[in-house]
RNA sequence: ACAUGACAAAGGCAAACCCGCUGUGAAGCGGGGACGCAAAACCACCGACCCUGGAUAAAAAAGCAGGGCAGCGGGGCUACCAAC
Repeated sequence: ACAUGACAAAGGCAAACCCGCUGUGAAGCGGGGACGCAAAACCACCGACCCUGGAUAAAAAAGCAGGGCAGCGGGGCUACCAAC
């Protein structure tokens, strides 16, 4: 250094749920709250999933168009600590 991850040390993040704001929506942001997390830091590149359009009297196709999701998996990239 790579790999790996301990009932270690120092610190970090924060699911569900509740409140407020934003958005048609998925969802996001702030506050409270902790189920968990060694990348649960960051990036939508690939797949999955979700929303809106497609599209209506009521339904409905092609990722076809635009979005969301990094706490679904893969990939990229950066990083704290060090027992076996």
Background: Model confidence (mean pLDDT): 87 of 100. This is a predicted structure of an 84-nucleotide RNA (c-di-GMP-I riboswitch aptamer) from a Chromatiales bacterium. It was read from a public genome assembly, where an Rfam model found it. The source organism's lineage runs through Bacteria, Pseudomonadati, Pseudomonadota, Gammaproteobacteria and Chromatiales. Its Rfam family is "c-di-GMP-I riboswitch aptamer". Gene Ontology term of the family: cyclic-di-GMP binding.